[in-house]
RNA sequence: CGUGCACAUGGCAAACCCGUCGCAAGGCGGGGACGCAAAGCCUCCGGUCGUCGGAACACCAGUUCAACGAUAGCGGGGUUGCCACAG
Numbered sequence: 001c002g003u004g005c006a007c008a009u010g011g012c013a014a015a016c017c018c019g020u021c022g023c024a025a026g027g028c029g030g031g032g033a034c035g036c037a038a039a040g041c042c043u044c045c046g047g048u049c050g051u052c053g054g055a056a057c058a059c060c061a062g063u064u065c066a067a068c069g070a071u072a073g074c075g076g077g078g079u080u081g082c083c084a085c086a087g
Stems, first nucleotide, its partner, number of pairs: 002085003011036002016031006034073001040079003044076003047071005054065004
């Protein structure tokens, strides 16, 4: 540097449940394992989702825009790194 379809060490932990914070998406802690070779970290780009409140449209239902958030286990990108070495 490459690979992780093999072997091995160790790691993380979806859904769901409990507690807690948040308007919400969702976060955090505990239990729990569907999965994960970066499921470590960073919202830079796209996607998706939410919103007390703002703007426009609308008879209503609601839609759109902006703003602010959420998601790194949606993808891309950036960055750091453990273990192993079968062709």
The prediction has a mean pLDDT of 86. This is a predicted structure of an 87-nucleotide RNA (c-di-GMP-I-GGC riboswitch aptamer) from a Pseudomonadota bacterium. It was read from a public genome assembly, where an Rfam model found it.